[in-house]
């Protein structure tokens, strides 16, 4: 920074500092914000990896899937909502257009490889 896999459901604060910008990027729309944006820090959510426990496989310690607990450790997230629209391809409608539905793209986390 590139590849693979997976998942994108739900759930999370009337806290303190901070002070103007936030909802990934680009265009348009749409929304959140001096009733305090991002950032930090505490809180809190979740179970992706580790770590635990049980069964099963092969099989000697170890090593695989698989099913639970729990939150100890490494991350993550904590407005709505991956907010729509952009490409492809269906189906309805329509004067222009539009609207629904799949898929692709792009993105975000986690693992693990170069």
């Nucleotide at each position: 920074c590139u590849c693979u896999u997976a998942u994108c459901g739900a759930g999370a604060g009337u806290g303190g500092c901070g002070g103007a910008g936030g909802g990934a990027a680009u265009a348009g729309g749409c929304c959140c914000u001096g009733u305090g944006a991002a950032g930090c820090c505490c809180g809190g959510c979740a179970a992706c990896c580790u770590g635990c426990a049980a069964a099963c496989a092969a099989a000697u310690u170890g090593u695989g899937u698989u099913u639970g607990a729990g939150a100890a450790g490494g991350u993550g997230c904590u407005a709505c909502a991956u907010c729509c629209u952009a490409c492809a391809g269906a189906u309805c409608a329509u004067a222009a257009u539009g609207a629904u539905c799949u898929g692709g793209a792009a993105g975000a986390u986690a693992a693990g490889a170069g």